[in-house]
The part of an RNA shown here (large-subunit ribosomal RNA, domain II) has 637 nucleotides and comes from Bifidobacterium adolescentis.
Context: one part of a larger RNA
Order: sequence, then structure tokens, then C1' cells
RNA sequence: GUCUGCGAGUCAGUGGCGGGUGGCGAGCAUAAGCCGUGUGGCGUAUGCGUAGCGAAAGCGAGUCUUAAAAGGCGUUUUUAGUCGCUUGUCCUGGACCCGAAGCGGGAUGAUCUAGCCCUGGGCAGGUUGAAGCGCGGGUAAGACCGUGUGGAGGACCGAACCCACCUGGGUUGAAAACCGGGGGGAUGACCUGGGGCUAGGGGUGAAAGGCCAAUCAAAUUCCGUGAUAGCUGGUUCUCUCCGAAAUGCAUUUAGGUGCAGCGUCGGUCGAUUGCGUCGCGGGGGUAGAGCUACCGGAUGCUUGCGGGCCCUUGUUGGGUACCAACAGCAGCCGAACUCCGAAUACGUCGAGAGGGAGACAGCCCAGACCGUCGUCUAAGGUCCCGAAGCGUGUGCUAAGUGGGAAAGGAUGUGGAGUCGCAUAGACAGCCAGGAGGUUGGCUCAGAAGCAGCCAUCCUUGAAAGAGUGCGUAACAGCUCACUGGUCUAGUGGUUCCGCGCCGACAAUGUAGCGGGGCUCAAGCACACCACCGAAGACGCGGCAGCAAUCUUCAUGGUUGCUGGGGGAGAGCGUCCUGCGAGGGGCGAAGCGGCGGUGGAAACCGGCCGUGGACUUCGUGGGAGUGAGAAUGCAGAC
Repeated sequence: GUCUGCGAGUCAGUGGCGGGUGGCGAGCAUAAGCCGUGUGGCGUAUGCGUAGCGAAAGCGAGUCUUAAAAGGCGUUUUUAGUCGCUUGUCCUGGACCCGAAGCGGGAUGAUCUAGCCCUGGGCAGGUUGAAGCGCGGGUAAGACCGUGUGGAGGACCGAACCCACCUGGGUUGAAAACCGGGGGGAUGACCUGGGGCUAGGGGUGAAAGGCCAAUCAAAUUCCGUGAUAGCUGGUUCUCUCCGAAAUGCAUUUAGGUGCAGCGUCGGUCGAUUGCGUCGCGGGGGUAGAGCUACCGGAUGCUUGCGGGCCCUUGUUGGGUACCAACAGCAGCCGAACUCCGAAUACGUCGAGAGGGAGACAGCCCAGACCGUCGUCUAAGGUCCCGAAGCGUGUGCUAAGUGGGAAAGGAUGUGGAGUCGCAUAGACAGCCAGGAGGUUGGCUCAGAAGCAGCCAUCCUUGAAAGAGUGCGUAACAGCUCACUGGUCUAGUGGUUCCGCGCCGACAAUGUAGCGGGGCUCAAGCACACCACCGAAGACGCGGCAGCAAUCUUCAUGGUUGCUGGGGGAGAGCGUCCUGCGAGGGGCGAAGCGGCGGUGGAAACCGGCCGUGGACUUCGUGGGAGUGAGAAUGCAGAC
């Protein structure tokens, strides 16, 4: 993983509230218990109902508060209950099933490991050479020095032994911590055998929350225990009808719950109502708009109360290009400004399948009762994958743009304007001129068209700037503007529109059309004609339910509706059982094969084979009653 079996709304209560049904009925029923064995009889305590009000005494169609009234709750029109059975739902219980981490109590553990106690054991070999002591020297005596002896040390090197720092392997291992190669300690706070002690909020700990039997921020085991889980997962046959919400308020509340709203089912009342549109009457202050309609902000101009400054001191002085109130004119702004003042409120998913969008709950099209190898369409498409046009007409694009992107940039290209120049010869090229005053003045070492500053005139002429650029130290030189000639027909500027170009760099492999592939297109724009395309619509056939309607009076016709979380209803099947009726060793159930029936769950018959003793139908009753999912449980493979 698969198969088979098991696996989740149950039971109880003289519980609550409803539905159905039955007995009796102003009454109904017993409970414990007794007699007893007939699912019989007795038992009337007690409960509910028949009257309410009051805290109560109590009173009573009234009563309570009260001095009274008013008022509260009842009565009056109008008295139906009670006890069974069954069903829906709720409450109390484990309460649909499985699932914690945990909490408490009693026990069991120190054969692992931590520490301690008692008693034993172990440490190859090599090295270093402390104190003390002897002898010699030394001194007044010492200290001290030398040389021997000596054998100290949490001393040195290094096996056993103990440890576990690095690295390779191992990582469904040979091993739930190992193997290989190196490494540290190795007379010590050393290692180790045997025996003992300390126990769970406790021990032990050279302290890591370490260790206390592969378990430790509170061991293990049994019990309380089916702890609790507003959380996750799962919850088993069929068909029919209707069909939601994700809002408001509250919540130690926010992924929970209560009430209301919205769904469903039943009952009663009513003959209205709901939706759309139009008309009429009310409520509103958002969007917008407006502001000499208020409040607040704020710009310019005019006027200039008042102030500042200056001159002056006078009764009420004068001056001022400063600030500036109020007011006026013009133009504005505002969630907490308003003289005003609308419109509209739709969709999908959720709970929605089908077609399109490559794949893709919410996008586009479209709402699946069933069947059909019929038809027409929607979105979207029509070269091939892949159903249908390499359709028609006119253009555009050359970038594979289409098929990813901006500011910005550009003699890309097509179209439409507009302004110049041009047979009195334009634009481009070529030939020639491009001069004189003058090296303008200033500045400066120099400044001569061309560092810089100022000015920018005149003459000759077809034309030529007190000079466009290059250049020189400065000149020189080249060139341009401008003019003539040659040549010959168009040549420049600018604006808008269509399509394109650059801008454009990422990690597995093209990879920014689904792919192939596509260039007068299989791209883009406009126009047109066909076709394809869905569970849409239509045609034909069929079942059921509901509603309306027409009919005949129990059925038929017509029309409409029938996706679904949730609610309601009706059925199928399994096991046991009461009653009734059957089958069976001349072969029951079960299993395999063939055939058939029903709207579904499902069911049936006959034959054959297997099997070897029970079993079927009808009608009631009762449930351990339906499996694909729960990282479900057990077994098999």
C1' cells in the first nucleotide's frame, strides 16, 4: 500500500416543551406495596387539572397596596384536561466517536547513573633528583660553598587502566552513541571489585537543569478516568420538495456563544400583500456645488480707524514711499463650514457542475430532472496538435513587434496639415570670389576677425560679419556666413495621427505565444460573409412532485418549476422476534456462472456447479442496522 472484518447521535429520568395517535373525560392516573401467575386483580397515599390574588395570615370572582382613590394581576365574551404509546428537540448524565499536554492519590525503583560509608584490588618500563644527613672547605661562631648520600612531587616520558579533544567511516548502522587513525590523564581531587545508604517537589549534583534503569524544568506504574478539549480529524443506504447567512446588539468577547435578521416545517387569521414602473405626500444632509448665506482660513487692489517713526510742543498740531482694523471691488479653500443638494445600491464564489481564460473557488459565457451517434447558438475560436476559413476586401508592421515595462532618446516607416525657397534656376556637389579704411578702440609682454572688455561704422562692389569654426607666442594659414558660375527639378522647417526601434541584466533547460510553427501573416486596424463551439435554447422520448388552468368528475390534457450547505417528507436493505402462510437430504442458507425486473436504495426466477441443514414471504414489534476516508483498530498478502 491493497484486501477482509470491526469502527461514531445511544440509553436512562413517574425530566421540560412540541407533533402524531389512543383510553377516559370535569375529571384523569396510580407510586411503593399486597394477592398472585392470568402480560390478572387490589392499592386513591400522591400528582396534574377544575380560580384567582397576596410575602404571608388570609379573602375569594375577586384580591393586593391603601385612610381612600387611582393602579397591578385575575374573572367576564369562552371550562379541557389527564394518563399511555410513538416521534422531534432540549436538560442532567462520558451523551456522536477518537485525540492531549497535564492534575491528584497509592505503590515500585540507586543491578544504569550521582554522592557518601565499609572492606579489598590495580598502576610495565624509563627520567628528573626537593628536604634531611655524611664528608671536605669556610667563619670567632654561623650563614654559605663543593661533593656524596638520600628519594620528595595533584613532577616528566610512556603501556595496562581511565577519559572522549580532532578527523574519516557509519546514519532503513555490525551498534537506539559504534569502528578506524590521531588525542588527554596515567602515585592521584587516580582507577576499580564486592557489600551498603540517600526516593519523586524528593534524592544526588567540582552546577550541565546534569543524573535518578535506552524515560527527567519533576521517574515509573496502577487508580481517580470515558479528566477536560469554545480545538483538529472522522461520522456508514436511496429518492422527492423548499432553500440560507457571514448583518445588528451583547459578551475576560473577537475562529466561541445568546437574542434578533435571513432558511425550513406545522398551525391560525386574513384577502390582502410582495416585486417592477408611474404619480402623489413625508424624513434625510453624503457625492457634488457654493460662500456680501454663517463660521474658520487666505491673495491682490482701493480706502486708511489706530499704531510706529520724525518735527514740534500747541486748545483737538504737523509730516511720513512703514504696519494696518473696518468697509468696498475682484479671485479662492474647508472631515469636525452650509443659502443649497442628488443619483444609486448590482455580481460571483460560498452552497455551482458545464464551455472559455494553457493549468487557474471569486474573471467571461452559462444555472446540470433523466435519455438521445438530432438542430441552433453564447463567451471564445476556425494552419497543425484540436471541432471549425492557410475566408473576402482595403491598408499597416519587418521589430518574431505580435508574444512583458517607464521617464527619456532617434533623418525607422505610412498618413494628414502648415510655413519657406525654387525654370527670374532653388537644395546638395563642383569652380571662383570672400575685399579696403584696419593690426577698430581698450587691455596686454603680445591681442592683428577669433584670451577678455566696449563699440559694431564707412567705402568698393555681384558679394564679403570690425567676423562661424580650426589654427599661431603673436602674425601667417584653412574655413564659414554672403555672392557669381556650372548643373538641373524639386528642396527644407514645423505640427498632429497609425505601426514599429533603443532604453531591456540571474541563477536546473528554450522558459515573458499552451506547443509546433507563422511575415501581401497563422500579426495589427476597419468592414463583410460563413462555420465550429456548453449540461444554454430547440426537437423527440420518459419519471415524479408542486402550483395554476381546462375538463371529465378521478383521472386526463396544457403551462411553469425541479444544481445545492441546511430544513422537511417518503422509501430500500440487514439481524432478532410475535402472529399467519410456505419451501427443504428427491438437497435449505451461502458461494460461482448465465438471464431478467424496478424511479433509486435494491430485487427476482430458472438451470448448472459447489455446499450439506436450515430457510422464505406477508403483517406487526425491537435494534450492537448500512463504511472509503478518522497519519482509524486487528489480521492476511
Description:
RNAcentral holds the full RNA, with entries from ENA. The coordinates come from a structure-prediction model, not an experiment, and the mean pLDDT is 81. It matches the Rfam family "Bacterial large subunit ribosomal RNA".